Description
The RNA shown here (Bacterial RNase P class A) has 390 nucleotides and comes from a soil metagenome. The RNAcentral record of the sequence draws on MGnify.
């Protein structure tokens, strides 16, 4: 880091599905197959798919952030660069050359804002110890200036070592290294290299605001689509009325005649009472949504070999296969041998410091095999994980 993550064999069950019997159909019998994973998990990125929104362009919000590439697509991966740590090797001993490993690795010279204690001083520089002049002196020390090489303090001190140099010091000077700026040269680029040029300005923090490039529209298969009962609501039609009078709100409302319907008296007409002819009831048609039901729904950025192309991520290309598709949710439970780990204890037999001691091939017995569990599908990341193989 990479793989594996118990075998078989039987009984009895559960899911889909396929034929057969039976059945109008459904059930339902009988038989074959085919049924969980490296993480199906956390839901943390990214995609497909689906539905709703969108003229366009900006704030605002979120997320990425060194360079090249891979890939549908990514905050993943590969390649590379610059850098922290660690090791190994050289030598001119502080640098070079090599592997490992890390990781929000854009910008601190646009602004603001922050650096706990400690220190003097955490960024307008400063001076506590020290050192050096001076000047005073009671000889212990005081004052006044200069320095920033040492000492301290701190995660972090205003370039780093050296020589010179000076009262004493200091890039004051100079060499190397470091940085900054220019040019060339390699490289697709990040970067590197060489030269020249500057004594050096610009502590760190952006996972603090914040700039600066670049992306982003929301919800999610319980997404959505279709078929539709009962019961209750909407609309359409049918359903006997036609005349006259009054009234006022002028299209309603009351009364009367005649006619129909329809309930009582009745055995049947007639006739009488009494209701209705607006509405309803009924009949019958749409239509919207609810229960249930179907579909999405498993054949794909799919899996196995095996060839090219690439340093690699991958990508072509030939053969070959089909590998759950359930839904309150199947994929189980018991026995049976046998793997494996641990223990108990017999015991050939070896060892030995002769102890009541240690190993122990192998028959018996016990106990133990993780993490976990599909739910639209995928590609990644992170996490759990007995044991075991290179």
């Nucleotide at each position: 880091g990479a793989c594996c993550g118990g075998a078989c064999g039987g009984u009895c069950g559960c899911u889909g599905u396929c034929g057969c019997c039976u059945u109008c159909a459904c059930c339902g019998g009988c038989g074959g197959c085919a049924g969980a994973g490296g993480a199906a998990a956390g839901u943390c990125c990214g995609a497909a798919c689906u539905c709703c929104g969108c003229a366009g362009a900006g704030c605002a919000g979120u997320g990425u952030g060194c360079c090249g590439g891979a890939u549908a697509a990514c905050g993943u991966c590969c390649g590379g660069g610059a850098g922290g740590u660690c090791c190994c090797g050289g030598c001119u001993u502080g640098c070079c050359g090599g592997g490992a490993u890390c990781g929000a690795c854009g910008g601190a010279a646009a602004g603001u804002g922050c650096c706990a204690c400690a220190g003097a001083a955490a960024a307008c520089a400063u001076a506590c110890c020290g050192c050096c002049c001076c000047g005073g002196u009671u000889u212990g020390c005081c004052g006044g200036g200069g320095u920033a090489a040492g000492g301290g303090u701190g995660a972090a001190a205003a370039g780093g070592u050296g020589c010179g140099g000076u009262a004493a010091g200091a890039g004051c000077g100079c060499a190397c290294c470091g940085c900054c700026c220019g040019u060339u040269g390699a490289g697709u680029a990040a970067u590197c290299a060489a030269c020249g040029g500057g004594g050096c300005a610009g502590g760190g923090c952006a996972a603090a605001c914040c700039c600066c490039a670049c992306a982003c529209g929301g919800a999610g298969c319980a997404a959505g689509a279709c078929c539709a009962a009962a019961u209750a609501g909407g609309g359409g039609a049918g359903g006997a009325g036609u005349c006259c009078c009054g009234g006022c709100u002028u299209g309603c409302c009351g009364g009367g005649a005649c006619g129909c319907g329809u309930g009582c008296c009745g055995g049947c007409u007639c006739g009488g009472c009494g209701c209705g002819c607006c509405c309803a009831a009924c009949u019958u048609c749409c239509g919207g949504g609810u229960a249930g039901g179907u579909c999405g729904c498993u054949a794909g950025a799919g899996c196995c070999g095996u060839u090219c192309a690439g340093c690699g991520a991958u990508g072509g290309g030939c053969g070959g296969c089909c590998c759950a598709g359930a839904g309150g949710a199947a994929u189980g439970a018991c026995c049976g041998u046998c793997c494996c780990g641990c223990c108990c204890g017999c015991a050939a037999g070896g060892c030995u410091u002769c102890g009541c001691g240690c190993c122990g091939c192998g028959a018996g017995g016990g106990c133990g095999g993780a993490c976990a569990g599909a739910a639209u599908u995928c590609g990644g990341c992170u996490u759990a994980c007995a044991g075991g193989u290179c």